[in-house]
Context: one part of a larger RNA
RNA sequence: UCCUCGCUAAGGAACUAGGCAAGUUGACCCCGUAACUUAGGGAGAAGGGGUGCCCCGUGUAGUGUGAACACCCUUGCGGUGGGAGCAUGAGGGGGCCGCAGAGAAUAGGCCCAACCGACUGUUUAACAAAAACACAGCUCCCUGCUAAAGCGCAAGCUGAAAUAUAGGGGGUGACGCCUGCCCGGUGCCGGAAGGUCAAAGGGAGCGGUGCAAGCUGCGAACUGAAGCCCCGGUGAACGGCGGCCGUAACUAUAACGGUCCUAAGGUAGCGAAAUUCCUUGUCGGGUAAGUUCCGACCCGCACGAAUGGCGUAACGAGUUGGGCGCUGUCUCAGCGAGGAGCUCG
Numbered sequence: 001u002c003c004u005c006g007c008u009a010a011g012g013a014a015c016u017a018g019g020c021a022a023g024u025u026g027a028c029c030c031c032g033u034a035a036c037u038u039a040g041g042g043a044g045a046a047g048g049g050g051u052g053c054c055c056c057g058u059g060u061a062g063u064g065u066g067a068a069c070a071c072c073c074u075u076g077c078g079g080u081g082g083g084a085g086c087a088u089g090a091g092g093g094g095g096c097c098g099c100a101g102a103g104a105a106u107a108g109g110c111c112c113a114a115c116c117g118a119c120u121g122u123u124u125a126a127c128a129a130a131a132a133c134a135c136a137g138c139u140c141c142c143u144g145c146u147a148a149a150g151c152g153c154a155a156g157c158u159g160a161a162a163u164a165u166a167g168g169g170g171g172u173g174a175c176g177c178c179u180g181c182c183c184g185g186u187g188c189c190g191g192a193a194g195g196u197c198a199a200a201g202g203g204a205g206c207g208g209u210g211c212a213a214g215c216u217g218c219g220a221a222c223u224g225a226a227g228c229c230c231c232g233g234u235g236a237a238c239g240g241c242g243g244c245c246g247u248a249a250c251u252a253u254a255a256c257g258g259u260c261c262u263a264a265g266g267u268a269g270c271g272a273a274a275u276u277c278c279u280u281g282u283c284g285g286g287u288a289a290g291u292u293c294c295g296a297c298c299c300g301c302a303c304g305a306a307u308g309g310c311g312u313a314a315c316g317a318g319u320u321g322g323g324c325g326c327u328g329u330c331u332c333a334g335c336g337a338g339g340a341g342c343u344c345g
Base pairs, nucleotide, nucleotide: 001340002339003338004337005336006335007334008333010331011330014329019326027051028050029049030048031047036041038174052096053095054094055093056092062088063087064086065085069081070080071079072078073076097101109324110323111322112321113320114319115318116316117315121133122132137172138171139170140169141168142167143166149158150157151156175311176310177309178308180241181240182239185238186237187234188233189232190231191230194229195228196227200223201222205218206217207216208215209214242260243259244258245257246256269303270300281297282296283295284294285293
């Protein structure tokens, strides 16, 4: 010097990215407990008090169990009374000892606010446990049974010894309030017409060859499916949801008007946000002092409604800010214990 421990004056987070680490708390009994809430919860909220031993006392009151015995009758493993014994056991009063009575060990620190995810669960075996995945619930699509879907070349099997309150697939993700506008493009669904359209059918017509019969080529009309075009529908299908200029008797702003473009120009709600570049926006709160945090404002660079929007009790080894308690994290270091290192051997 290192590792693992123990203690520490005064202060008590001044440490630090961050209370990381370490401390505080800790059992049982009693008292007492707020906002909020889905009325279950939140709750061990928070915050307090008690705890040993002896006597009153044979371990009391009470509680559990329930023998002997007595009585009754429908006779039985019956009923009623009865209370022995055994077990358990407060509360109260008095007294005793120690620094200390859950006497050692094991044994929650707590509160406030915000974000995300409802929750219990699941996950990157060996750097990530999460706001990621899943989840009940909601919704859309397919499937009438030799189902759809899936595996397999097939036989066959799963689905299912099921049958639409069933099965498969996609999305969303408890619950509450809701979920606007656009069908022009893409997808899907529907459409007995029309256009286009392959093989095939059809053969007008034109060749080759042959004396010919014939043989053998090319081939226009016309008839020809699905698909595509076309016509509609469809958003909890893929997706999308504007610009410029002017205007009110201070100013500012613009309920209002004009114009261009579009399939339609973002409704509710939320908003410097896990989203805000400018930005440490501005105002308020908290601090002596706050790029973080909370509440507002809205100029949303570039929120927005099941790639869900906004809330939400409970829950979380989640993230963020604050406070109380407590501490060697620190001011600032000291002492001690065991081990390692080092020297000798």
Overview:
Large-subunit ribosomal RNA, domain IV from a metagenome, 345 nucleotides, folded computationally. The RNAcentral record of the full RNA draws on SILVA. Its mean pLDDT, the model's own confidence on a scale to 100, is 90. Its Rfam family is "Bacterial large subunit ribosomal RNA". Its family is annotated with structural constituent of ribosome and ribosome in the Gene Ontology.